[in-house]
């Protein structure tokens, strides 16, 4: 000084991931509810209880919100960042109680390199977003082939009387383009420990 394995550190991909009872604006919405006029018996995911003649669904006037979701800026943790999928468990949502849906946590399996765009589908008020699935494109990493450049090597090759050197070819290393495939339990660098010739 090389390889292997097993652990730690610190980085990289970029329209790169997420978070906030932080500010702002658009939609939610002339919705919900609230008053009243008419109206006359219904009403809510399903059951059961409820709730309505002290006026139920609808129709007109008036009077009017919020929550989740999203765009911007700010601040913050990050690079399996983070997302989903199923099971288990707990908590939530309506006037209750059961069940259904839906959300929220935490744990265990899996899947997904990234960003966009197109279709489906399901949440949603929504042509916004998210998210499954399938397709396109771009793109970052590693491997393998193919060309091409460079001349860095204790390399091979040549080798005249020895000796060296250079140059040619040729492999090895670096860069550049092309191609195919693979997958984040990865990829890059570096320290430690153990082990190989």
């Nucleotide at each position: 000084g090389g390889g292997u394995g097993a652990g730690g550190u610190a980085g990289a991909g970029g329209u790169g991931c997420g978070g906030u009872a932080g500010g702002u604006c658009a939609a939610g919405a002339g919705u919900a509810u609230c008053c009243u006029g008419g109206g006359g018996a219904g009403g809510a995911c399903c059951g059961g209880u409820c709730u309505u003649u002290u006026g139920a669904a609808c129709c007109g006037g008036g009077a009017a919100a919020a929550a989740g979701g999203g765009g911007c800026c700010a601040c913050c943790g990050c690079c399996g960042a983070a997302g989903u999928u199923u099971u288990u468990a707990g908590c939530u949502u309506u006037a209750c109680c059961g069940g259904g849906a839906a959300g929220c946590u935490a744990a265990a399996a899996g899947c997904u390199g990234g960003u966009u765009c197109g279709c489906u589908g399901a949440u949603g008020a929504a042509u916004a977003a998210u998210c499954u699935g399938c397709g396109g494109a771009c793109u970052g990493u590693c491997a393998c082939c193919u060309g091409g450049a460079u001349u860095a090597g204790c390399u091979a090759c040549c080798g005249a009387a020895c000796g060296a050197a250079c140059c040619c070819u040729a492999c090895u290393g670096u860069c550049c383009a092309g191609g195919u495939g693979g997958a984040g339990c990865g990829c890059u660098a570096u320290c430690u420990c153990a082990u190989c010739a």